[in-house]
Order: sequence, then C1' cells, then structure tokens
RNA sequence: AACUGCAAAGGGCAAACCCAUCGAGAGGUGGGGACGCAAAGUCACCGGUCCAUGGAAAGCGAUUUGUCGGCUAACCUGGAUAGCGGGACCGCCAGG
Repeated sequence: AACUGCAAAGGGCAAACCCAUCGAGAGGUGGGGACGCAAAGUCACCGGUCCAUGGAAAGCGAUUUGUCGGCUAACCUGGAUAGCGGGACCGCCAGG
C1' cells in the first nucleotide's frame, strides 16, 4: 500500500419528529432529538426516485366547432436526493 471490520480504544455523524428559517416544490440550513451508519466524509458522472415557478406529443373533458384560464400526461428542460444503488476522490483506529 491492498484487504478486512468479529473484538478493542478515542471519538465522529445523525433518520423520523418538533422549533426557527430559506425555497413555488422536491428539499436545504441552524437548534433540539436519535432510527441507524466504518466512510451516514466530499463530488450529481451513470442509473433510480422525487419536484415543477417552465415547455409539451397524445388522450380525456368542455365547446358558440373558432377553440379552451379544464383534467391526465410520454417526453424535454431545470431542480432535489451522496442516509437509493453504482462510480470518482480523500480519510481515523484496529487487525487475532
């Protein structure tokens, strides 16, 4: 260095929920709080999922048959998630 995390030591992070705050939303941040986590450290590159202040094939509905400030929506675009998985980078302790 690689691999491993059953045991040990010092510790670390913090789901749900509550409060505050930012955001249209998914969600973020701070405080409380601990379900869990050996990368639950960092990064949206790939897939998944989620969101829509945007665009939209098509279908449905309405209709004065011109259309429509109505409903659903493939997809596009933009965003979120690193505690969904993969990948990249970096790192603490220990190892019979």
Predicted 3D model of a 96-nucleotide RNA (c-di-GMP-I riboswitch aptamer) from a Gammaproteobacteria bacterium.
The sequence was found by an Rfam model in a public genome assembly.